[in-house]
RNA sequence: UCAGAUGGCCGGAUGGCUGCUCUCUUCGGGGAGAGGAAAGUCCGGGCUCCACGGAAACACGGUGACGGAUAACAUCCGCCGGGGGCAACCCCAGGGAAAGUGCAACAGAAAGCAAACCGCCUAAUGGCUUCGGCCAUGGCAAGGGUGAAACGGUGCGGUAAGAGCGCACCGCGGAUGUGGCAACACAGACGGCACGGCAAACCCCACCGGGAGCAAGACCAAAUAGGGAUGGCAUAUGAUCCGUUUCCGGAUCGUCAUCCGGGUAGGUCGCGCGAGGCGUUCGGUAACGAACGUCCCAGAGGAAUGGCCAUACAGUCGCGGCAACGCGAUGGACAGAACCCGGCUUACAGGCCGUCUGACGCU
Numbered sequence: 001u002c003a004g005a006u007g008g009c010c011g012g013a014u015g016g017c018u019g020c021u022c023u024c025u026u027c028g029g030g031g032a033g034a035g036g037a038a039a040g041u042c043c044g045g046g047c048u049c050c051a052c053g054g055a056a057a058c059a060c061g062g063u064g065a066c067g068g069a070u071a072a073c074a075u076c077c078g079c080c081g082g083g084g085g086c087a088a089c090c091c092c093a094g095g096g097a098a099a100g101u102g103c104a105a106c107a108g109a110a111a112g113c114a115a116a117c118c119g120c121c122u123a124a125u126g127g128c129u130u131c132g133g134c135c136a137u138g139g140c141a142a143g144g145g146u147g148a149a150a151c152g153g154u155g156c157g158g159u160a161a162g163a164g165c166g167c168a169c170c171g172c173g174g175a176u177g178u179g180g181c182a183a184c185a186c187a188g189a190c191g192g193c194a195c196g197g198c199a200a201a202c203c204c205c206a207c208c209g210g211g212a213g214c215a216a217g218a219c220c221a222a223a224u225a226g227g228g229a230u231g232g233c234a235u236a237u238g239a240u241c242c243g244u245u246u247c248c249g250g251a252u253c254g255u256c257a258u259c260c261g262g263g264u265a266g267g268u269c270g271c272g273c274g275a276g277g278c279g280u281u282c283g284g285u286a287a288c289g290a291a292c293g294u295c296c297c298a299g300a301g302g303a304a305u306g307g308c309c310a311u312a313c314a315g316u317c318g319c320g321g322c323a324a325c326g327c328g329a330u331g332g333a334c335a336g337a338a339c340c341c342g343g344c345u346u347a348c349a350g351g352c353c354g355u356c357u358g359a360c361g362c363u
Base pairs, nucleotide, nucleotide: 001359002358003357004356005355006354007353008352009351010350013311014310015309016308017307018306020033021032022031023030024029035334039345040344042343043342044341045340046339047213048212049211050210060209061208062207063206064205066078067077068076069075080094081092082091083090084089095204096203100202101201102198103197117144118143119140120139121138124137125136126135127134128133152170153169154168155167156166157165171193172191173190176187177186178185179184217269218268219267220266227260228259229258230257231256232255233254238253239252240251241250242249243248276295277294278293279292280291281290282289283288313332315330316329317328318327319326320325
């Protein structure tokens, strides 16, 4: 210098005028007012109400190597294994396929326990023979072909041709040993190769999980229906109940007033001091934790956070210029709180800072 990898940050600035929401007020005015994702609502929690005697099982849903962090997690950190890259580094739902069931289009002879299209071989058996061979039975899976995938790979030996048939190395399984908290790694007697793939197919194993959500929920409370209490009035020849069947007696059923209660409209709370922000020190490889100091930082509810102007600043375009630069125009993404918090995912013009890798050049 070029090409990459990765971590973090900003994401318009300053001032004036004028609006909007909340709040304080001595009523003049003062103070505060979106985000890194406020988004998707995909996980995990707080909070609230409902359900629930405890435990277990079943069903359903979720998670899935190991160790840690955390309130918790499907997140994060570290480490392991696998895959990609020369490398920095990136990606992986990463338990089980020697429990069972199932699936594999097309092509192909054959797709799971075997199989033979082209091909190779005539050692064996039989037949023919002009004695060169030919045919049949049969042997084989090296080579070709199909496929995403074809039953260990390479080499040597061996053979009629072949074949783990034999051997060496590699791969696979693996008693045992060593290291590691562990996942696992390394070494490896022995085994001649059996055991193919798919579990984000059913399934098996282990672990986790009550339900609904701030329109949760609580309070105040015009109105209306129905309800209760007290009192007044009315009253039946009725109905129901009670005492003892009749008689008789009592209470209630009616209506009005007051009160209680009810809870709609409306209002208030929930609702901003919190797993809080920032800084320093300490512990830890890290995620993170602890101590101390410091700060108070939107709370609307059809839903505020806007508009205009000026000044410079990036960026872009045009003109001039060898260039530095000058002049003019244009001009700042994605998006926007709605109970709160921790994550994940997705969107994002442009800019800034750091660390690392490879190649080339120079010293």
Molecule: Bacterial RNase P class A
Organism: Rhizomicrobium sp.